[in-house]
Molecule: SAM riboswitch aptamer (S box leader)
Organism: bovine gut metagenome
């Protein structure tokens, strides 16, 4: 670029820094010298990864039973799985991605989907 998956959970009264931030672009609606973004540390989750259980189902052998098919066990392998350990690579740490935009019911309010974002893993 492209494809799956996930995006209402949860992380700080911490140094450093010194005005801007909530991706963009509109609208809103916030957060910010009671210290923005960045960087550090802490700290949260658990995608990928290691381990440790279950596991549909699959293989060649061994074996046991049978006239056989065949069934049973024993070894490997194994999609998917667990409020399971762990914390190497990422990633996250106001507010649902802050919220609305396009679509569809519905009928002031709200529900479902899309798209666009972000993040992982694969390509």
């Nucleotide at each position: 670029c492209c494809u799956u998956a996930u995006u209402c959970a949860g992380a700080g009264u911490a140094g450093c820094g010194g005005a801007g931030g909530g991706a963009a672009c509109a609208g809103g609606c916030c957060c910010u010298g009671u210290g923005a973004a960045g960087c550090u540390c802490g700290g949260c989750a658990a995608c990928c990864u290691g381990c440790c259980g279950g596991a549909a189902g699959g293989a060649a052998c061994g074996u046991g039973c049978u006239g056989a098919c065949g069934c049973g066990u024993g070894u490997c392998c194994g999609a998917c799985u667990g409020c399971g350990c762990a914390a190497g690579g990422u990633g996250c740490u106001a507010a649902a991605u802050c919220c609305u935009g396009c679509g569809g019911c519905a009928a002031c309010g709200g529900c479902c989907g899309a798209a666009a974002g972000a993040u992982a893993a694969g390509g």